[in-house]
Formats: sequence, structure tokens, C1' cells
RNA sequence: UGCGGGGUGGGGGAAUGGUACCCCACGUGGCUCAUAACCAUGAGAAGCAGGUUCGAUUCCUGCCCCCGCAA
Repeated sequence: UGCGGGGUGGGGGAAUGGUACCCCACGUGGCUCAUAACCAUGAGAAGCAGGUUCGAUUCCUGCCCCCGCAA
């Protein structure tokens, strides 16, 4: 420098042009003598900036970062 893949709650991972889902962790309540486990419930997320669209996390462009390949 070029090519390919990726960036989603605190951590890990999915899905999708139309309210973003799951697991773990966390808060609250229940259960218990108590803790754990279990049950209920809650908060918390689309790398940044544009474009297309009625509507973008998804499609397009640029940039940043990570991984791999080539030189």
C1' cells in the first nucleotide's frame, strides 16, 4: 500500500429494511435461619460522519480501530 473479515449493554454471542434477541454479570423483590441455587422483575448497547429510503443496526460512501492474507 492492496484485498478480505469484523466493530452491537459491563463481558460473550445472534438476528434483521419496520418496537435489537439470548447467555453471563449487575440492581430490586420473593424463597431460606443464612448464603448459594431457584423464581419474578428492572436498568443498561448498534465505532464516527454523510447518503439512499416513508423508515437504516441492516444497503451505499468516506474515516477510525481490531484480525488475517499478499507485497

Predicted 3D model of a 71-nucleotide RNA (transfer RNA) from a bacterium. The sequence is in RNAcentral, with records from ENA. Model confidence (mean pLDDT): 83 of 100. Rfam family: tRNA. It is annotated as a transfer RNA.